Molecule: transfer RNA
Organism: Naegleria gruberi
RNA sequence: UCCCGUGUGGUCCAAUGGCUAAGAUACCUGGCUCUCACCCAGGAGAUCCGGGUUCAAUUCCCGGCACGGGAG
Numbered sequence: 001u002c003c004c005g006u007g008u009g010g011u012c013c014a015a016u017g018g019c020u021a022a023g024a025u026a027c028c029u030g031g032c033u034c035u036c037a038c039c040c041a042g043g044a045g046a047u048c049c050g051g052g053u054u055c056a057a058u059u060c061c062c063g064g065c066a067c068g069g070g071a072g
Base pairs, nucleotide, nucleotide: 001071002070003069004068005067006066007065010025011024012023018055027043028042029041030040031039048064049063050062051061052060
């Protein structure tokens, strides 16, 4: 320099154009308990950035950035 793949709550991960973004774990609050843990109920928390297509974009297209892999 070129090619391929991946970017979603703190972490892991789902979504196949209809989002009010699902789940697990962790965290917070309350209950339970002599206390802690377990368990039960509730809560907060996310689409890498910019543009395009579309009535509608996490999803499709273009560029950039980051990470991983490959070629030279």